The part of an RNA shown here (small-subunit ribosomal RNA, central domain) has 350 nucleotides and comes from a metagenome. The RNAcentral record of the full RNA draws on SILVA.

[in-house]
Context: one part of a larger RNA
RNA sequence: CUGGGCGUAAAGAGCACGUAGGCGGAUAGGCAAGUCAGAUGUGAAAGCCCGGGGCCUAACCUCGGAACUGCAUUUGAUACUGUCUGUCUUGAGUAUGGUAGAGGGGGAUGGAAUUCCCGGUGUAGAGGUGAAAUUCGUAGAUAUCGGGAGGAACACCAGAGGCGAAGGCGAUCCCCUGGGCCAUUACUGACGCUGAGGUGCGAAAGCGUGGGGAGCAAACAGGAUUAGAUACCCUGGUAGUCCACGCCGUAAACGAUGAGUACUAGGUGCGGGGGGUAUAAACUCCUUCCGUGUCGAAGCUAACGCAUUAAGUACUCCGCCUGGGAAGUACGGUCGCAAGGCUGAAACUC
Numbered sequence: 001c002u003g004g005g006c007g008u009a010a011a012g013a014g015c016a017c018g019u020a021g022g023c024g025g026a027u028a029g030g031c032a033a034g035u036c037a038g039a040u041g042u043g044a045a046a047g048c049c050c051g052g053g054g055c056c057u058a059a060c061c062u063c064g065g066a067a068c069u070g071c072a073u074u075u076g077a078u079a080c081u082g083u084c085u086g087u088c089u090u091g092a093g094u095a096u097g098g099u100a101g102a103g104g105g106g107g108a109u110g111g112a113a114u115u116c117c118c119g120g121u122g123u124a125g126a127g128g129u130g131a132a133a134u135u136c137g138u139a140g141a142u143a144u145c146g147g148g149a150g151g152a153a154c155a156c157c158a159g160a161g162g163c164g165a166a167g168g169c170g171a172u173c174c175c176c177u178g179g180g181c182c183a184u185u186a187c188u189g190a191c192g193c194u195g196a197g198g199u200g201c202g203a204a205a206g207c208g209u210g211g212g213g214a215g216c217a218a219a220c221a222g223g224a225u226u227a228g229a230u231a232c233c234c235u236g237g238u239a240g241u242c243c244a245c246g247c248c249g250u251a252a253a254c255g256a257u258g259a260g261u262a263c264u265a266g267g268u269g270c271g272g273g274g275g276g277u278a279u280a281a282a283c284u285c286c287u288u289c290c291g292u293g294u295c296g297a298a299g300c301u302a303a304c305g306c307a308u309u310a311a312g313u314a315c316u317c318c319g320c321c322u323g324g325g326a327a328g329u330a331c332g333g334u335c336g337c338a339a340g341g342c343u344g345a346a347a348c349u350c
Base pairs, nucleotide, nucleotide: 003322004321005320006319007304008303012318014201015200016199017198021194022193023192025088026087027086028085029084030083031082033081034080035077036076037075038074039073040072041071042070049065050064051063052062053061054060091191092188093187094186095185096183097182098181099180103177104176105175106174107173108172109171110154115149116148117147118146119145120144121143125136126135162169163168206247207246208245209244210243211242215241216240220236221235222234223233258317259316260315261314262313263312266295267294268293269292270291271290272289273288274287275286276285299306300305323350324349325348332343333342334341335340
C1' cells in the first nucleotide's frame, strides 16, 4: 500500500472557470506499446519445500529434485486498453424561430411613511411602561392642516412562485449585458466528463480614502428592575447601516447531502414551453420536454429517514475523515493596512 467511510456519529472545499493529470461514444482497418502464450538464456551456493541416504534417534550432515512467482532476447496471438488512419451521429456544440424570469451593470423617475424646518389652527399636557421615571412641552409641545428639505427602503401584487454557479436578487421606465427552456429542420463530427496547483466570484461585520446621514442603532450616558443588573424594559445616542473606489475572504456560506452520466413503480400540486382533442375564441381533457414541491413501491439506512431532484443500482474524477481534550492553539511559512485568514502539530491527559 491493499480497508472502511463522509444528510444527523469524525468527514463534501462557500461557489465557479480552468492548467497538468485521470477517465472517456459507435464502426472498419493498420501497428503490436500494455496484455496473453511458447521457446532460449539467466535467476551463484547455502537456506525454505519434496524424495532418499549417514551418525543408535533427533538436532545436525549429505545426495537428488522442485522452486526461485523476476529480468532479457526471440517467435507468435490481437478480444480488451493504447496508438495511427478512415467513417458515423446518439454525447457535446453551432445556426434558425419562439419564450418565461426580483439574473447582472448603469441612468432617470415616482408615491406612501419616518424625521427635521417654516407657517396656520389650538391648549396643557405629550411620551413611555407591568408600573414608573429619565425625556419633550406655556420660549406653545403632543394633535391637526398647508408648504419645504433630506436620506433610506420600495406596502399591495407576493405564491410551499420565479431567476442565478454560489453568495444572493423585489417600486416604475430606459440603455448595456449573461444564462436557461421549448420547437423545427440544417450543420460540425467525440470537439466530452472531472479537475491537484492556479484564477475569479463570494452575505454580514470589519478596515482605508472621500462623500452622505432620515430612520435604526453596537459602544456610551441616563431612567427603571434587582440582593446586585457592567443585561432583559424605557429615554437619548456615536461608529455603522447608504454611495464611490480599494481591501478583507469568513458564516449553521445548510439540502449540514461534491460534480458528471446511465438505469430503477406510481399518485398529486405549482412554474415555463411544445403537440393533439375541442371551440367562434377561451376553458376542459390527453400527451411530451424542462424546472420546483409533496406523498409513497422496490431498494437502501444504526435508526430517523431517503426514495426518477436518491441517502437506490453502477461507473468516472476531485475534496475530505481515521477516539475525546489540549486546538483550529503553538511554531514555521504565506496573504492582509489592521482585525485576522490559509496551512497546521506535539508534550501532556482521559